Context: one part of a larger RNA
RNA sequence: CUGGGCGUAAAGGGCGCGCAGGCGGUUAUGUAAGUCAGGUGUAAAAGGCCAGGGCUCAACUCUGGUUAGACGUCUGAUACUGCAUAGCUUGAGGGCAAGAGAGGGAAGCGGAAUUCCCGGUGUAGCGGUGAAAUGCGUAGAUAUCGGGAGGAACACCAGUGGCGAAGGCGGCUUCCUGGAUUGUGCCUGACGCUCAUGCGCGAAAGCUGGGGGAGCGAACGGGAUUAGAUACCCCGGUAGUCCUAGCCGUAAACGAUGGGCACUAGAUGUUCCCGCGUUUUAGCGGGAGUGUCGAAGCUAACGCGUUAAGUGCCCCGCCUGGGGAGUACGGUCGCAAGGCUGAAACUC
Repeated sequence: CUGGGCGUAAAGGGCGCGCAGGCGGUUAUGUAAGUCAGGUGUAAAAGGCCAGGGCUCAACUCUGGUUAGACGUCUGAUACUGCAUAGCUUGAGGGCAAGAGAGGGAAGCGGAAUUCCCGGUGUAGCGGUGAAAUGCGUAGAUAUCGGGAGGAACACCAGUGGCGAAGGCGGCUUCCUGGAUUGUGCCUGACGCUCAUGCGCGAAAGCUGGGGGAGCGAACGGGAUUAGAUACCCCGGUAGUCCUAGCCGUAAACGAUGGGCACUAGAUGUUCCCGCGUUUUAGCGGGAGUGUCGAAGCUAACGCGUUAAGUGCCCCGCCUGGGGAGUACGGUCGCAAGGCUGAAACUC
RNA backbone atom coordinates (compact mmCIF):
# COMPACT_ATOMS: atom_id res chain seq x y z
C1' C A 1 0.00 0.00 0.00
C1' U A 2 -3.88 -3.56 -0.44
C1' G A 3 -7.97 -7.90 0.14
C1' G A 4 -12.20 -9.86 2.69
C1' G A 5 -15.38 -8.74 6.53
C1' C A 6 -18.29 -6.73 11.43
C1' G A 7 -27.33 -9.19 13.74
C1' U A 8 -25.98 -14.74 15.97
C1' A A 9 -19.11 -17.28 13.62
C1' A A 10 -13.48 -12.57 15.38
C1' A A 11 -15.39 -7.57 14.64
C1' G A 12 -20.23 -1.15 15.46
C1' G A 13 -17.01 3.00 19.59
C1' G A 14 -22.36 3.24 25.59
C1' C A 15 -24.30 8.08 23.56
C1' G A 16 -23.88 13.00 21.76
C1' C A 17 -21.42 17.84 20.30
C1' G A 18 -17.66 19.09 17.27
C1' C A 19 -12.07 21.60 15.40
C1' A A 20 -8.67 19.53 11.75
C1' G A 21 -9.34 16.06 7.76
C1' G A 22 -12.40 13.37 4.01
C1' C A 23 -16.78 13.95 0.95
C1' G A 24 -20.39 17.45 -1.14
C1' G A 25 -26.92 20.19 -4.78
C1' U A 26 -27.85 23.35 -9.27
C1' U A 27 -26.75 27.32 -13.54
C1' A A 28 -23.37 30.48 -16.13
C1' U A 29 -18.63 32.71 -17.00
C1' G A 30 -13.42 32.79 -16.18
C1' U A 31 -8.92 30.01 -14.95
C1' A A 32 -6.32 25.60 -16.37
C1' A A 33 -3.89 23.23 -10.53
C1' G A 34 -5.71 17.93 -10.99
C1' U A 35 -7.15 15.27 -15.69
C1' C A 36 -6.38 14.30 -21.10
C1' A A 37 -3.58 14.82 -25.99
C1' G A 38 0.76 16.01 -28.81
C1' G A 39 5.98 17.80 -29.23
C1' U A 40 10.62 17.89 -26.78
C1' G A 41 14.64 16.90 -22.95
C1' U A 42 16.18 13.47 -19.35
C1' A A 43 15.26 8.49 -18.61
C1' A A 44 23.90 6.19 -17.14
C1' A A 45 25.53 1.17 -17.14
C1' A A 46 23.53 -3.30 -15.61
C1' G A 47 18.41 -5.42 -15.87
C1' G A 48 13.66 -6.77 -19.14
C1' C A 49 12.19 -8.03 -24.35
C1' C A 50 13.79 -9.29 -29.63
C1' A A 51 17.75 -10.90 -33.06
C1' G A 52 22.59 -12.80 -33.68
C1' G A 53 27.31 -14.69 -31.62
C1' G A 54 30.94 -17.35 -27.69
C1' C A 55 32.04 -21.32 -23.82
C1' U A 56 30.02 -29.18 -26.63
C1' C A 57 24.28 -27.29 -24.20
C1' A A 58 22.55 -24.44 -20.30
C1' A A 59 23.41 -21.23 -16.47
C1' C A 60 26.76 -17.39 -17.69
C1' U A 61 28.50 -13.94 -21.22
C1' C A 62 29.32 -10.61 -25.77
C1' U A 63 27.20 -7.49 -29.85
C1' G A 64 23.14 -4.84 -31.99
C1' G A 65 18.21 -3.15 -31.66
C1' U A 66 14.14 -1.92 -28.68
C1' U A 67 10.59 -1.00 -24.44
C1' A A 68 8.19 0.84 -19.80
C1' G A 69 6.57 4.27 -16.76
C1' A A 70 8.34 8.53 -14.03
C1' C A 71 10.07 13.60 -14.00
C1' G A 72 11.17 18.53 -16.38
C1' U A 73 9.56 21.77 -20.24
C1' C A 74 6.51 23.70 -24.40
C1' U A 75 1.83 23.77 -27.04
C1' G A 76 -3.14 22.53 -26.90
C1' A A 77 -8.24 20.43 -25.03
C1' U A 78 -12.02 21.88 -21.04
C1' A A 79 -16.28 16.92 -20.13
C1' C A 80 -15.26 15.84 -14.97
C1' U A 81 -12.65 17.57 -10.10
C1' G A 82 -10.36 22.02 -8.00
C1' C A 83 -10.06 27.49 -7.66
C1' A A 84 -12.45 32.51 -8.57
C1' U A 85 -16.86 35.46 -9.61
C1' A A 86 -22.14 36.06 -10.21
C1' G A 87 -26.71 33.52 -9.63
C1' C A 88 -30.70 29.57 -8.30
C1' U A 89 -33.86 26.74 -4.64
C1' U A 90 -34.99 21.27 -4.41
C1' G A 91 -30.47 20.07 0.52
C1' A A 92 -29.91 22.73 5.26
C1' G A 93 -31.56 26.58 8.44
C1' G A 94 -35.10 30.44 9.88
C1' G A 95 -40.22 32.99 10.35
C1' C A 96 -45.44 32.39 11.20
C1' A A 97 -49.68 29.05 12.86
C1' A A 98 -51.01 24.63 15.45
C1' G A 99 -51.59 20.32 18.33
C1' A A 100 -48.96 15.77 21.01
C1' G A 101 -45.60 13.82 24.77
C1' A A 102 -43.44 9.47 32.05
C1' G A 103 -38.00 14.84 27.56
C1' G A 104 -34.86 17.79 31.49
C1' G A 105 -34.38 21.06 36.15
C1' A A 106 -36.57 23.46 40.63
C1' A A 107 -40.40 24.28 44.27
C1' G A 108 -44.90 22.86 46.50
C1' C A 109 -48.99 19.49 47.44
C1' G A 110 -51.82 14.55 47.82
C1' G A 111 -53.91 9.74 48.96
C1' A A 112 -53.29 4.28 49.66
C1' A A 113 -49.92 0.97 52.11
C1' U A 114 -45.76 -0.80 55.43
C1' U A 115 -43.21 0.25 60.15
C1' C A 116 -42.96 2.71 64.83
C1' C A 117 -45.25 5.59 69.11
C1' C A 118 -49.78 6.87 72.28
C1' G A 119 -54.79 5.52 73.70
C1' G A 120 -59.49 2.24 73.52
C1' U A 121 -61.75 -2.83 72.89
C1' G A 122 -60.06 -7.71 73.76
C1' U A 123 -57.39 -12.73 75.22
C1' A A 124 -53.88 -16.58 74.31
C1' G A 125 -51.81 -17.08 71.07
C1' C A 126 -49.26 -14.78 66.69
C1' G A 127 -45.86 -15.54 62.89
C1' G A 128 -43.49 -18.67 59.58
C1' U A 129 -42.82 -23.42 56.42
C1' G A 130 -42.80 -28.74 52.30
C1' A A 131 -42.90 -29.72 57.52
C1' A A 132 -40.69 -27.08 61.45
C1' A A 133 -37.82 -24.20 64.55
C1' U A 134 -35.30 -19.75 65.79
C1' G A 135 -38.50 -15.10 66.61
C1' C A 136 -42.77 -12.08 68.88
C1' G A 137 -46.59 -12.51 73.05
C1' U A 138 -49.85 -12.59 80.03
C1' A A 139 -44.48 -6.67 81.31
C1' G A 140 -51.10 -8.15 77.26
C1' A A 141 -48.86 -9.60 71.42
C1' U A 142 -51.69 -11.00 66.83
C1' A A 143 -56.72 -8.95 65.52
C1' U A 144 -59.63 -4.34 65.61
C1' C A 145 -60.85 1.13 66.33
C1' G A 146 -59.05 6.28 67.08
C1' G A 147 -54.85 9.71 67.21
C1' G A 148 -49.72 10.82 65.94
C1' A A 149 -44.51 10.42 63.68
C1' G A 150 -41.42 9.38 59.65
C1' G A 151 -39.28 7.65 55.15
C1' A A 152 -39.66 5.63 50.48
C1' A A 153 -42.52 4.39 46.23
C1' C A 154 -46.57 6.36 43.24
C1' A A 155 -52.06 0.96 42.48
C1' C A 156 -56.03 1.64 38.69
C1' C A 157 -55.34 4.79 34.03
C1' A A 158 -51.12 1.52 31.28
C1' G A 159 -51.08 0.08 25.82
C1' U A 160 -45.07 -4.46 20.95
C1' G A 161 -48.77 3.55 24.01
C1' G A 162 -45.57 8.18 24.42
C1' C A 163 -40.81 11.12 25.07
C1' G A 164 -35.37 11.29 24.97
C1' A A 165 -28.85 11.08 21.49
C1' A A 166 -27.90 7.20 24.73
C1' G A 167 -28.10 6.06 29.92
C1' G A 168 -33.11 6.59 30.90
C1' C A 169 -38.14 8.98 32.10
C1' G A 170 -44.59 7.25 35.23
C1' G A 171 -49.28 10.57 41.49
C1' C A 172 -50.92 16.05 41.07
C1' U A 173 -49.90 21.50 40.48
C1' U A 174 -46.85 25.78 39.35
C1' C A 175 -42.33 28.05 37.42
C1' C A 176 -37.85 27.64 34.22
C1' U A 177 -36.23 24.84 29.88
C1' G A 178 -34.50 21.23 25.44
C1' G A 179 -36.06 18.47 21.17
C1' A A 180 -39.26 16.47 17.47
C1' U A 181 -43.78 16.68 14.22
C1' U A 182 -47.61 18.88 11.03
C1' G A 183 -49.42 23.08 8.06
C1' U A 184 -47.79 27.45 5.25
C1' G A 185 -44.04 28.13 1.13
C1' C A 186 -42.93 34.24 3.89
C1' C A 187 -37.10 34.76 4.62
C1' U A 188 -31.53 33.18 4.09
C1' G A 189 -29.18 31.04 -0.24
C1' A A 190 -25.34 25.15 -0.06
C1' C A 191 -24.90 27.87 5.23
C1' G A 192 -24.44 20.54 4.11
C1' C A 193 -22.88 15.04 5.69
C1' U A 194 -19.29 12.62 8.58
C1' C A 195 -15.69 13.18 12.16
C1' A A 196 -9.24 11.00 14.26
C1' U A 197 -7.65 14.20 18.59
C1' G A 198 -10.79 16.93 22.00
C1' C A 199 -15.13 18.25 25.10
C1' G A 200 -19.66 16.81 27.46
C1' C A 201 -23.51 13.20 29.04
C1' G A 202 -23.52 8.36 30.87
C1' A A 203 -27.86 2.39 34.61
C1' A A 204 -26.44 -0.25 38.83
C1' A A 205 -22.72 -1.04 42.21
C1' G A 206 -18.69 1.52 44.57
C1' C A 207 -15.89 6.01 46.90
C1' U A 208 -15.47 11.18 49.94
C1' G A 209 -17.95 15.03 53.19
C1' G A 210 -22.74 16.23 55.31
C1' G A 211 -27.85 14.76 56.15
C1' G A 212 -31.76 10.97 56.29
C1' G A 213 -33.26 5.99 57.40
C1' A A 214 -40.08 3.52 56.85
C1' G A 215 -39.69 -0.82 53.88
C1' C A 216 -36.14 -3.83 51.61
C1' G A 217 -31.50 -5.70 52.47
C1' A A 218 -24.93 -7.62 50.53
C1' A A 219 -21.94 -8.68 55.06
C1' C A 220 -23.05 -10.82 59.70
C1' G A 221 -25.92 -13.77 63.73
C1' G A 222 -29.55 -17.41 64.55
C1' G A 223 -33.31 -21.47 62.96
C1' A A 224 -34.00 -25.29 59.39
C1' U A 225 -32.45 -28.59 55.21
C1' U A 226 -28.26 -31.76 54.30
C1' A A 227 -23.35 -36.67 54.42
C1' G A 228 -21.74 -31.49 54.70
C1' A A 229 -24.76 -26.56 53.41
C1' U A 230 -19.66 -21.02 54.27
C1' A A 231 -26.39 -21.91 49.74
C1' C A 232 -31.46 -22.35 48.13
C1' C A 233 -36.27 -21.78 52.75
C1' C A 234 -37.29 -19.10 57.68
C1' C A 235 -36.36 -15.21 61.97
C1' G A 236 -33.31 -10.98 62.68
C1' G A 237 -29.94 -7.40 60.52
C1' U A 238 -25.22 -3.39 59.20
C1' A A 239 -23.43 -0.96 54.86
C1' G A 240 -26.42 0.36 51.00
C1' U A 241 -30.95 1.70 48.81
C1' C A 242 -33.11 8.11 49.69
C1' C A 243 -31.34 13.69 49.70
C1' U A 244 -27.15 17.23 48.86
C1' A A 245 -22.14 18.49 46.91
C1' G A 246 -18.17 15.97 44.50
C1' C A 247 -15.73 11.50 42.38
C1' C A 248 -15.99 6.85 39.50
C1' G A 249 -16.88 6.01 33.73
C1' U A 250 -18.23 0.61 33.65
C1' A A 251 -22.69 -3.12 31.61
C1' A A 252 -25.87 -8.81 27.76
C1' A A 253 -24.58 0.40 28.00
C1' C A 254 -28.50 -5.01 23.04
C1' G A 255 -31.98 -4.07 17.76
C1' A A 256 -25.73 -8.09 20.40
C1' U A 257 -27.37 -4.26 13.81
C1' G A 258 -22.40 3.38 13.68
C1' G A 259 -24.18 8.02 11.16
C1' G A 260 -26.12 10.50 6.56
C1' C A 261 -28.49 10.57 1.62
C1' A A 262 -30.97 8.29 -2.57
C1' C A 263 -33.53 4.27 -4.83
C1' U A 264 -36.44 -0.52 -4.55
C1' A A 265 -43.91 -4.88 -4.56
C1' G A 266 -47.57 -5.08 -1.16
C1' A A 267 -50.98 -6.26 3.28
C1' U A 268 -52.50 -5.08 8.17
C1' G A 269 -52.48 -2.86 13.55
C1' U A 270 -51.34 1.45 16.39
C1' U A 271 -49.66 6.92 18.14
C1' C A 272 -49.44 12.22 16.62
C1' C A 273 -50.47 16.24 12.87
C1' C A 274 -53.04 17.98 8.37
C1' G A 275 -56.64 17.99 4.07
C1' C A 276 -61.34 16.23 1.86
C1' G A 277 -65.80 14.47 3.84
C1' U A 278 -69.59 14.02 7.71
C1' U A 279 -74.65 17.31 12.16
C1' U A 280 -70.99 14.24 14.94
C1' U A 281 -68.90 9.45 14.09
C1' A A 282 -67.42 6.62 9.99
C1' G A 283 -64.69 6.76 5.41
C1' C A 284 -60.78 8.47 1.82
C1' G A 285 -56.01 10.87 1.08
C1' G A 286 -50.96 13.30 2.67
C1' G A 287 -46.88 13.52 6.36
C1' A A 288 -44.02 11.88 10.89
C1' G A 289 -43.23 7.73 14.36
C1' U A 290 -43.97 2.68 16.19
C1' G A 291 -45.41 -2.94 15.54
C1' U A 292 -46.71 -7.51 12.75
C1' C A 293 -46.76 -10.44 8.05
C1' G A 294 -44.52 -10.65 3.68
C1' A A 295 -42.71 -9.69 -3.53
C1' A A 296 -38.04 -9.17 -5.35
C1' G A 297 -33.35 -9.26 -3.48
C1' C A 298 -29.89 -10.69 0.34
C1' U A 299 -28.12 -14.57 3.93
C1' A A 300 -24.03 -20.41 5.78
C1' A A 301 -28.57 -20.96 7.81
C1' C A 302 -31.69 -18.70 11.26
C1' G A 303 -33.73 -14.87 9.39
C1' C A 304 -33.75 -9.47 7.27
C1' G A 305 -37.18 -7.46 4.08
C1' U A 306 -39.27 1.19 2.58
C1' U A 307 -37.63 1.19 10.63
C1' A A 308 -33.21 -3.77 5.26
C1' A A 309 -29.34 -7.61 7.13
C1' G A 310 -31.99 -5.25 -0.44
C1' U A 311 -29.41 -1.73 -4.35
C1' G A 312 -25.66 2.28 -4.39
C1' C A 313 -22.58 6.61 -2.69
C1' C A 314 -19.87 9.49 1.51
C1' C A 315 -17.45 9.59 6.40
C1' C A 316 -16.01 7.28 11.16
C1' G A 317 -15.05 2.90 14.47
C1' C A 318 -13.57 -2.12 14.61
C1' C A 319 -11.86 -7.62 13.16
C1' U A 320 -7.65 -10.93 11.15
C1' G A 321 -7.29 -18.88 14.68
C1' G A 322 -8.06 -20.85 20.26
C1' G A 323 -5.55 -20.44 24.99
C1' G A 324 -1.93 -17.38 27.48
C1' A A 325 -5.10 -12.27 28.32
C1' G A 326 -8.25 -7.80 28.45
C1' U A 327 -3.17 -10.51 31.75
C1' A A 328 2.22 -8.37 32.22
C1' C A 329 5.19 -4.14 31.49
C1' G A 330 5.20 1.07 30.45
C1' G A 331 2.22 5.39 30.04
C1' U A 332 -2.08 7.98 31.60
C1' C A 333 -6.65 8.99 34.58
C1' G A 334 -8.65 7.92 39.74
C1' C A 335 -8.98 9.21 46.98
C1' A A 336 -9.43 4.11 46.37
C1' A A 337 -11.80 0.24 43.94
C1' G A 338 -10.08 0.30 39.45
C1' G A 339 -10.59 2.47 34.19
C1' C A 340 -8.23 3.44 29.30
C1' U A 341 -4.20 2.00 26.18
C1' G A 342 -2.36 -3.09 25.59
C1' A A 343 1.90 -7.18 24.33
C1' A A 344 5.26 -11.50 24.37
C1' A A 345 7.32 -16.18 25.66
C1' C A 346 4.99 -20.69 25.68
C1' U A 347 1.11 -23.94 23.95
C1' C A 348 -2.92 -26.44 20.80
Predicted 3D model of a 348-nucleotide part of an RNA (small-subunit ribosomal RNA, central domain) from an uncultured bacterium. The prediction has a mean pLDDT of 87. The full RNA is in RNAcentral, with records from ENA.